[in-house]
This is a predicted structure of a 109-nucleotide RNA (SAM riboswitch aptamer (S box leader)) from a Pseudomonadota bacterium.
It was read from a public genome assembly, where an Rfam model found it.
Rfam family: SAM riboswitch aptamer (S box leader). Its family is annotated with regulation of gene expression in the Gene Ontology.
The coordinates come from a structure-prediction model, not an experiment, and the mean pLDDT is 83.

RNA sequence: CGCCCAUCGAGACCGGCUGAGGGACUGGCCCUUUGAAGCCGGGGCAACCUGCGCGUCAGCGUCCAGGUGCCAACUCCUGCAGGUCCCCACGGGGCCUGGUAGAUGGGCC
Numbered sequence: 001c002g003c004c005c006a007u008c009g010a011g012a013c014c015g016g017c018u019g020a021g022g023g024a025c026u027g028g029c030c031c032u033u034u035g036a037a038g039c040c041g042g043g044g045c046a047a048c049c050u051g052c053g054c055g056u057c058a059g060c061g062u063c064c065a066g067g068u069g070c071c072a073a074c075u076c077c078u079g080c081a082g083g084u085c086c087c088c089a090c091g092g093g094g095c096c097u098g099g100u101a102g103a104u105g106g107g108c109c
Stems, first nucleotide, its partner, number of pairs: 002108007013042005021031003025079001027077002043071003048067003051062004075101001080098008
């Protein structure tokens, strides 16, 4: 890198260095010199895996410890298809469902 499975409307920020970008991509819309991204330190959230406790062996609980993850906005919205409704109607928009894509974890090669 690839394949499979699960989850994605909850939750959780300060300081130092530095200095212009960032929110995966598209189109939007946002965030940002009242400091982006990154690095370092500390803090926190969560509970995927390990651990630990219980167990009717399906699973449930826990966060002292370990491996990750995460800490603007629903994965920020959106893209493809279907349903339905609305309008100033060769067009545009709202809502719902599924899908695609993506992210994170676990497993496999």